[in-house]
Context: one part of a larger RNA
């Protein structure tokens, strides 16, 4: 000096990205326990008190013929220690907010999460030789199931809700028209052969008939998706309920909002601090929120994320001692 322990005056997070690490709490009995809530919880909330040994008494259980003995709870006294759950084992707590309802699962070997899943919701397909899937096929799964089935997509408990747009792209339906392939029918033309007359063979082939698909016409957004400008206006000013105009399929509704989304930005105001680019509440000027690509709330839960408070401490002011193992010297 390093590592692992252990102790520390005064202060007590001033350390640091951040209380990381350490300290503190810890058992049992009794008292006591808030907001909120899905009435189950929250809750071991929080916050307190007691705990050893002996004596006496009551009660209970067991043993004993009985006297009485043992054990346990409780009460009242007495005794000793600095310290009585005397070691070890053994929750720190509280407040606010974000996200995800929860239990569960995940990057074997740098990520455990707000990711995945989930119960619940909804849409589409599926009438059975089902749809869907594997296989060239035979065949098989679905299923020894039958629409309260099975498959696929999205969302993700619960509560309140889920607005407008079918112009584009998909999907579904319809059959009127238009268009279209091969096949089938078929006039005509050219070449060639012959018995030169009827024909045969080869090639080209108008035209007729004609499927799905596409075009066309409708429907459909818990399908993919989308959801505006400019301008005038109220008797201070500002603002604009109101009006005009252009464009569009329709112009963003309810909610929420400097947000896990806000560039300007450390936005404004309030609160928290002596001081805060932080946190919370409010406003709305939403660069570029918004409704199952779900919107907004939400008790409980979380080795999740942000902020604050109490307790606690060598994290720090500012380092020091001790123990052990290395390091160092000699062999």
């Nucleotide at each position: 000096u390093u590592a692992u322990g252990u102790u520390g005056a005064a202060g007590g997070a001033a350390c640091u990205c951040g209380g990381c690490a350490a300290a503190a709490u810890g058992a049992c009995u009794c008292c006591g326990u808030a907001a909120c809530u899905u009435a189950g919880g929250g809750a071991g909330a929080a916050g307190g008190a007691g705990u050893a040994g002996c004596u006496u008494u009551u009660u209970a259980a067991g043993g004993g013929c009985a006297a009485c003995c043992u054990u346990a709870c409780a009460a009242a006294g007495c005794u000793g220690u600095c310290a009585c759950a005397g070691a070890a084992u053994c929750g720190g707590g509280g407040a606010c907010a974000g996200c995800g309802a929860c239990u569960a699962g995940u990057u074997a070997a740098c990520a455990a999460a707000a990711c995945u899943a989930c119960a619940g919701g909804u849409c589409u397909c599926u009438g059975c030789a089902a749809a869907u899937u594997u296989g060239c096929a035979a065949a098989a799964a679905g299923a020894u199931g039958u629409a309260u089935u099975g498959a696929g997509g999205c969302u993700g408990a619960c509560g309140c809700c889920u607005g407008c747009c079918c112009a584009g792209u998909g999907c579904u339906g319809c059959a009127a028209g238009a268009u279209u392939a091969a096949a089938g029918g078929a006039a005509a033309a050219a070449g060639u052969c012959u018995u030169u007359u009827a024909g045969g063979c080869u090639u080209u082939a108008a035209c007729c008939c004609u499927a799905a698909a596409c075009c066309c016409c409708a429907g459909u957004a818990a399908a993919c998706g989308g959801c505006g400008g400019c301008u005038g206006u109220a008797a201070c000013u500002c603002u604009g309920a109101c009006g005009g105009u252009c464009c569009a399929a329709a112009g963003g509704u309810a909610g929420c909002g400097a947000a896990a989304u806000u560039c300007c930005u450390u936005g404004u105001c309030a609160u928290u601090u002596a001081a805060u680019u932080g946190g919370u509440g409010u406003c709305c000027u939403g660069c570029a929120u918004g409704a199952a690509u779900g919107g907004c709330g939400u008790a409980a839960c979380g080795a999740c994320u942000g902020u604050c408070c109490c307790a606690c401490u060598g994290u720090c002011u500012c380092c020091a001692g001790c123990a052990u193992a290395a390091a160092c010297u000699c062999a």
Source information
Predicted 3D model of a 331-nucleotide part of an RNA (large-subunit ribosomal RNA, domain IV) from Stramenopiles sp. A source record names the gene rnl. The full RNA is in RNAcentral, with records from ENA. Taxonomically the source falls in Stramenopiles (Eukaryota, Sar).